[in-house]
RNA sequence: GGGCUCAUGGUCCAGCGGUUAAGACGCCACCCUUACAAGGUGGAGAUCGCCAGUUCAAAUCUGGCUGGGCCCA
Numbered sequence: 001g002g003g004c005u006c007a008u009g010g011u012c013c014a015g016c017g018g019u020u021a022a023g024a025c026g027c028c029a030c031c032c033u034u035a036c037a038a039g040g041u042g043g044a045g046a047u048c049g050c051c052a053g054u055u056c057a058a059a060u061c062u063g064g065c066u067g068g069g070c071c072c073a
Base pairs, nucleotide, nucleotide: 001072002071003070004069005068006067007066010025011024012023018056027043028042029041030040031039049065050064051063052062053061
């Protein structure tokens, strides 16, 4: 330098153009317990890496950039 791939709550991950971005772990409150753990109920938390474009509508499609991984040179 070229190609491929990934980037979504604190962490791991789902969502392959359409209403409120799903779930697990973690966190908070309550219930349960003598107490703790486990369990149950509820809650907070992501404007989807950044900037543009396409579209009535973009986490999703396109281009550029940034960062991680793999391959080639």
Predicted 3D model of a 73-nucleotide RNA (transfer RNA) from an archaeon. Its mean pLDDT, the model's own confidence on a scale to 100, is 83. Rfam family: tRNA. About the family: Transfer RNA (tRNA) molecules are approximately 80 nucleotides in length. It is annotated as a transfer RNA. The RNAcentral record of the sequence draws on ENA.